A computed fold for a 379-nucleotide RNA from a Desulfuromonadales bacterium, annotated as Bacterial RNase P class A. A source record names the gene rnpB. It matches the Rfam family "Bacterial RNase P class A". Rfam describes the family as follows. Ribonuclease P (RNase P) is a ubiquitous endoribonuclease, found in archaea, bacteria and eukarya as well as chloroplasts and mitochondria. The family's RNA type in Rfam is ribozyme. Of the family's consensus pairs, 93% are formed in the model. Model confidence (mean pLDDT): 77 of 100. RNAcentral holds the sequence, with entries from ENA.
RNA sequence: CGAGUCGGCCAGACAGUCGCUGGCAGCAUCAGCUGCGAGAGGAAAGUCCGGGCUCCACAGGACGAGGUGCCAGGUAACGCCUGGGGGGCGCGAGCCCACGGAAAGUGCAGCAGAAAGCAAACCGCCUAAGGCGCGGCGCUCCGGCGCUGCGAACGGUAAGGGUGAAAGGGUGCGGUAAGAGCGCACCGCGCGCGUGGUAACACUGCGCGGCUAGGUAAACCCCGCCUGGAGCAAGGCCAAACAGGAACCCCAUGGUGUGGUCCGCACCGGGUUCGGGUAGGUCGCACGAGGCGUUCGGUGACGAACGCCCUAGAUGAAUGACUGUCGGCUGCGUUCUCGGACGCGGCAACAGAACCCGGCUUAUCGGCCGACUCGUUUC
Numbered sequence: 001c002g003a004g005u006c007g008g009c010c011a012g013a014c015a016g017u018c019g020c021u022g023g024c025a026g027c028a029u030c031a032g033c034u035g036c037g038a039g040a041g042g043a044a045a046g047u048c049c050g051g052g053c054u055c056c057a058c059a060g061g062a063c064g065a066g067g068u069g070c071c072a073g074g075u076a077a078c079g080c081c082u083g084g085g086g087g088g089c090g091c092g093a094g095c096c097c098a099c100g101g102a103a104a105g106u107g108c109a110g111c112a113g114a115a116a117g118c119a120a121a122c123c124g125c126c127u128a129a130g131g132c133g134c135g136g137c138g139c140u141c142c143g144g145c146g147c148u149g150c151g152a153a154c155g156g157u158a159a160g161g162g163u164g165a166a167a168g169g170g171u172g173c174g175g176u177a178a179g180a181g182c183g184c185a186c187c188g189c190g191c192g193c194g195u196g197g198u199a200a201c202a203c204u205g206c207g208c209g210g211c212u213a214g215g216u217a218a219a220c221c222c223c224g225c226c227u228g229g230a231g232c233a234a235g236g237c238c239a240a241a242c243a244g245g246a247a248c249c250c251c252a253u254g255g256u257g258u259g260g261u262c263c264g265c266a267c268c269g270g271g272u273u274c275g276g277g278u279a280g281g282u283c284g285c286a287c288g289a290g291g292c293g294u295u296c297g298g299u300g301a302c303g304a305a306c307g308c309c310c311u312a313g314a315u316g317a318a319u320g321a322c323u324g325u326c327g328g329c330u331g332c333g334u335u336c337u338c339g340g341a342c343g344c345g346g347c348a349a350c351a352g353a354a355c356c357c358g359g360c361u362u363a364u365c366g367g368c369c370g371a372c373u374c375g376u377u378u379c
Base pairs, nucleotide, nucleotide: 001375002374003373004372005371006370007369008368009367010366012326013325014324015323016322017321018320020039021038023036024035025034026033027032041350045361046360048359049358050357051356052355053231054230055229056228065227066226067225068224069223070084071083072082073081074080085099086097087096088095089094100222101221105220106219107216108215122161123160124157125156126155130154132151133150134149135148136147137146138145139144169187170186171185172184173183174182188211189209190208191207192206193205194203195202196201235283236282237281238280245274246273247272248271249270250269254268255267256266257265258264290309291308292307293306294305295304296303297302328347329346330345331344332343333342334341335340336339
């Protein structure tokens, strides 16, 4: 200098003008006005996990359902995080993995292929034994029998070819008719023991087994562990209008409406008090597994002690708009000491709290810092 890996951080700055939502103080009969101070995020998002909190349910046990799944630790808890083990990828820094059980049972496996689960003979290889066909020689009681040669149709063979993701360990030697864990050596695999490790697991350790036991459990299933339900529209308090309810009192030759009045017509008890619900208001609701700093313990996640700080709270839902200056990135042009300076123009993301917190996942213009790896050149 180039290419990369991991971790952390920022998310334009300042000023002015006009607004919006809370808090405090003052003024005002009310409506409101004035001043001071505060006002989104790294994901506030998806609502996918885990908790706090609230209401309901609940003696205990069993079944079921859902989730989860290497080991140890962290944590309020987790499907999260840290460290470790095993497997895979990368030259490497590093990255990825639902990673318990397939020798309990059931199921599944398209296409290709001869054969795919108590394996299988398409091509190839083989004639030793057996069987079959043809031939030769010998014997014969003429039915056959014995010896021998050829054939590869019966048969043998899983070494080789071919198919497939996968064909029931690999290499070599022996062996054989040809072959084959058929035998042996080494490697691999499985089981038991031993050693190391808290454990997962590891081992150039010892013994046994020729290998019986292919894959698939984000297929059923088995095993271990976890889980009561609903959610701030939870839930508590205050409380209209109108309608309905309860109690008490009064009236029933009554009352109300229509109508100027009467008749007529239509409808019907009236008053007071009380309690529940709705609209609406208010609390929940901003001091919390809180933040920042220092020291200590721990490889780390994290924990402990001490000190300091208080930091949005809306409810059709505030947190904004405009202007100016400076800064960032970028295109074009000019210039020159060749990577800076100047001028003109453009761009500035994802997104928007709603009870709160811990995670995960997804989106994101532009930029900064730290640690590390590989390559090239120079010293």